[in-house]
RNA sequence: CCGUGCUAGGCGGGGAGUCAGCGGUGCCCUGUACCCGCAAUCCGCUAUAGCGGGGCUGAAUUCCUGUUCGCGAUUCGCCCAAGCAAGCCUGGCCGAACUAGAGAAGUGUUGAAACCUUGGUCCUGCGUGGGCAGGACUUACAAACCCCGUCAGGUCCGGAAGGAAGCAGCGGUAAGUAGGACCCCUGUACGCCGUAGGGAAGCUAGGGUGGAACUUAGCUGGCUCGAGCUUCAGUUACUUGGACGCAACCAAGAGCAGGUGCACGG
Numbered sequence: 001c002c003g004u005g006c007u008a009g010g011c012g013g014g015g016a017g018u019c020a021g022c023g024g025u026g027c028c029c030u031g032u033a034c035c036c037g038c039a040a041u042c043c044g045c046u047a048u049a050g051c052g053g054g055g056c057u058g059a060a061u062u063c064c065u066g067u068u069c070g071c072g073a074u075u076c077g078c079c080c081a082a083g084c085a086a087g088c089c090u091g092g093c094c095g096a097a098c099u100a101g102a103g104a105a106g107u108g109u110u111g112a113a114a115c116c117u118u119g120g121u122c123c124u125g126c127g128u129g130g131g132c133a134g135g136a137c138u139u140a141c142a143a144a145c146c147c148c149g150u151c152a153g154g155u156c157c158g159g160a161a162g163g164a165a166g167c168a169g170c171g172g173u174a175a176g177u178a179g180g181a182c183c184c185c186u187g188u189a190c191g192c193c194g195u196a197g198g199g200a201a202g203c204u205a206g207g208g209u210g211g212a213a214c215u216u217a218g219c220u221g222g223c224u225c226g227a228g229c230u231u232c233a234g235u236u237a238c239u240u241g242g243a244c245g246c247a248a249c250c251a252a253g254a255g256c257a258g259g260u261g262c263a264c265g266g
Stems, first nucleotide, its partner, number of pairs: 001266006009057003012030004020046005034054005063259007072250001074248002076245002079242005085236002089234003092229002094226003098222002102220002104216004114209008122198006128191002131188005137180005147172004155164003
């Protein structure tokens, strides 16, 4: 070096999930790759981590190790879309305060602010006027008896003359009732009234000094606030889907390099 027969090994692997952990059944990726039995109310095992039975291949295209590329999954980050919720935050809306040395409007050299002065507004007393109320006045009515006058009849006293009380009737009056009038008196939450006095501040009218500012926060703006409203725009939380990443980690598969036993014969 060649041939024959064996043996280790191989006949798929991986991701997420599950699990104390490993592997499998189930899902997904890769892509072709022996068969039968077991298994999500799971099945089998324990770091040599599927078990049991059968078959094929076999030391290399096939097994093992390293390395490069790398399907794909998961996580994270970022972006987009959709759904759902939220007034905590920024906007938006509403309300309130300040701002006139922001705009706008208005007043003002035919005189602003400020100051002085005289009145008014305000208070008190008195007067006056009107209205109203009450009184008084006036008209009518008005007391079975307990109001008045006159008191027929009748009654009483008296020998008589005469006298007394007194009902009805008639006349009148009081309290009061209902009106009238506005001459008188009193009162008054009254007055474009008069008069005397007092007046802190404000407002207002006139006059004077003064010589340029003043007013409006009802409009626009600024700023601050609100146990205010609002998911409309942001925003925030969650869920789903998609795109991206010299991100992290796992990694099918492919390329390259290296490694791999025993017996017999030539």
Molecule: Bacterial large signal recognition particle RNA
Organism: Actinomycetota bacterium